A computed fold for a 102-nucleotide RNA from a Deltaproteobacteria bacterium, annotated as c-di-GMP-I riboswitch aptamer.
NCBI's taxonomy places the organism under Bacteria, Pseudomonadati, Myxococcota, Myxococcia.
RNA sequence: CUCUGUCAAAAGCAAAGCAGGGGAAACCCUGCGGCGCAGAGUUACGGAACUAACGGAUGCGGUUUUUUAAACUGUACAUCUUAUGUCCGCCGGGCCACCAGA
Numbered sequence: 001c002u003c004u005g006u007c008a009a010a011a012g013c014a015a016a017g018c019a020g021g022g023g024a025a026a027c028c029c030u031g032c033g034g035c036g037c038a039g040a041g042u043u044a045c046g047g048a049a050c051u052a053a054c055g056g057a058u059g060c061g062g063u064u065u066u067u068u069a070a071a072c073u074g075u076a077c078a079u080c081u082u083a084u085g086u087c088c089g090c091c092g093g094g095c096c097a098c099c100a101g102a
Base pairs, nucleotide, nucleotide: 002102003101004100005099012037013036017032018031019030020029021028022027035089041095042094043093045092046091047090049086050085055081056080057079058078059077060074061073062072063071064070065069
């Protein structure tokens, strides 16, 4: 320096849940907690997944016209769509790295 990760040893992290806080939400932070983890260290670089605030479309209401269709408009509600949002303990990549063995 590279590869491997069984046995250890010394460290480390911390799932679900609960409490408090932030956020529209996904989710995040702090404390308790401990399911587990050889990178469960770090990084949103690629993919997957999650949310849908803002935006858009449709339904619905109203107005107008050449009237059963078209255009315009709108408080609220419903459905669909949509990251710029989230997530690395989903997968892959970049960077860093304890110990042991080869």